Record summary: The RNA shown here (transfer RNA) has 73 nucleotides and comes from an uncultured Endomicrobiia bacterium. Rfam family: tRNA. Its family is annotated with triplet codon-amino acid adaptor activity in the Gene Ontology.
RNA sequence: GGGGACGUAGUUCAGCUGGGAGAACAUCCCGUUCGCACCGGGAAGGUCGGGGGUUCAACUCCCCUCGUCUCCA
Numbered sequence: 001g002g003g004g005a006c007g008u009a010g011u012u013c014a015g016c017u018g019g020g021a022g023a024a025c026a027u028c029c030c031g032u033u034c035g036c037a038c039c040g041g042g043a044a045g046g047u048c049g050g051g052g053g054u055u056c057a058a059c060u061c062c063c064c065u066c067g068u069c070u071c072c073a
Base pairs, nucleotide, nucleotide: 001072002071003070004069005068006067007066010025011024012023013022019056027043028042029041030040031039049065050064051063052062053061
């Protein structure tokens, strides 16, 4: 220098063919218990790496760019 994969909640990750942003764990609250844990219920938590474009509408498609991993030279 060139090719490929990945980037979404604090963490690990789903999100199919463009239309609701989600799960588990963690955190907080309530219930349960003499109390703790377990368990049950609930809540909070997101510039979807960044910018631009296409579209009525973009995590999703296109372009540029940043970071991590990997292959070739």

Record summary: Model confidence (mean pLDDT): 83 of 100.